[in-house]
The RNA shown here (Lysine riboswitch aptamer) has 180 nucleotides. Its mean pLDDT, the model's own confidence on a scale to 100, is 79. It matches the Rfam family "Lysine riboswitch aptamer". Gene Ontology term of the family: lysine biosynthetic process.
């Protein structure tokens, strides 16, 4: 020459990624509040089961008329910031939060493992969601970017096809070890 995911900076991929407040649609004339009717014994607490407290025949629930009437999550479409495992997902794990307790789950936050290169688009009897929205799962398709092979042309390392991989990857510039 090379080897070690060594190490350190700075970058590219494009409808890129993600978060914020303001707007604006949906949720929804729904929740929920008062007033009436009619009903007649239960109800309330994140679900369930146990209990434990509290409300109720001076009317619970639970229809239904009238008035009054939201809001949280997720959407748009710009604008500010922050970034290129940006980010997202997982019936893997821990560990903590949320109901009066207990016990099982659920849900959220934070780390550990793991998978996705980005995007779009089709299907679906998946999951979540008020939704036909969106997000995700899983299968297929395009397309782009990067890198390796071939093959071709072009010449001074390009472009153009296939083909294949994956971000712990590509490129540049420095610096380590070890070896020549």
């Nucleotide at each position: 020459a090379g080897u070690a995911a060594g190490g350190a900076u700075a970058g590219a991929g494009g409808c890129g990624c993600a978060a914020a407040g303001a707007c604006c649609a949906u949720u929804a004339g729904u929740a929920c509040a008062c007033a009436g009717u009619u009903u007649g014994a239960g109800g309330a607490u994140a679900a369930u089961g146990a209990g434990a407290u509290c409300c109720a025949u001076u009317g619970a629930u639970a229809a239904u008329u009238g008035u009054g009437a939201a809001a949280a999550g997720g959407g748009g479409a710009a604008u500010u910031u922050g970034c290129c495992g940006a980010a997202g997902c997982u019936u893997u794990u821990a560990a903590g939060a949320a109901u009066c307790u207990c016990a099982u789950u659920u849900u959220c936050u934070u780390g550990a493992a793991g998978c996705u290169g980005g995007u779009u688009c089709u299907g679906u009897u998946g999951u979540u969601g008020a939704a036909u929205a969106a997000a995700u799962g899983c299968a297929g398709a395009a397309c782009u970017g990067u890198c390796a092979u071939a093959u071709a042309g072009g010449u001074u390392u390009c472009u153009a096809u296939a083909u294949g991989g994956a971000g712990g990857g590509c490129u540049a510039u420095c610096u380590u070890a070890c070896g020549c």